[in-house]
RNA sequence: GCGCCCAUAGCUCAGCUGGAUAGAGCAACGGACUUCUAAUCCGUCGGCCGGGGGUUCGAAUCCCUCUGGGCGCG
Numbered sequence: 001g002c003g004c005c006c007a008u009a010g011c012u013c014a015g016c017u018g019g020a021u022a023g024a025g026c027a028a029c030g031g032a033c034u035u036c037u038a039a040u041c042c043g044u045c046g047g048c049c050g051g052g053g054g055u056u057c058g059a060a061u062c063c064c065u066c067u068g069g070g071c072g073c074g
Stems, first nucleotide, its partner, number of pairs: 001073007010026004019057001028044005050066005
């Protein structure tokens, strides 16, 4: 330099044949239970989906570009 893949909650990920309230588990916090802790159960909080632009009535999802990461080739 070229090609491919990835970027969504504090962490690991799902959602990617566009439909609109963006989800799960763990973590955190509160409560129940317990003599206390742990475990278990219930609930709450938390992301405008890496940045910018475009297409569309509508974009996490499609297109362009940039940034960061990974793999391969030279």
This is a predicted structure of a 74-nucleotide RNA (transfer RNA) from Actinocorallia sp. API 0066. Its mean pLDDT, the model's own confidence on a scale to 100, is 81. It was read from a public genome assembly. NCBI's taxonomy places the organism under Bacteria, Bacillati, Actinomycetota, Thermomonosporaceae, Actinocorallia.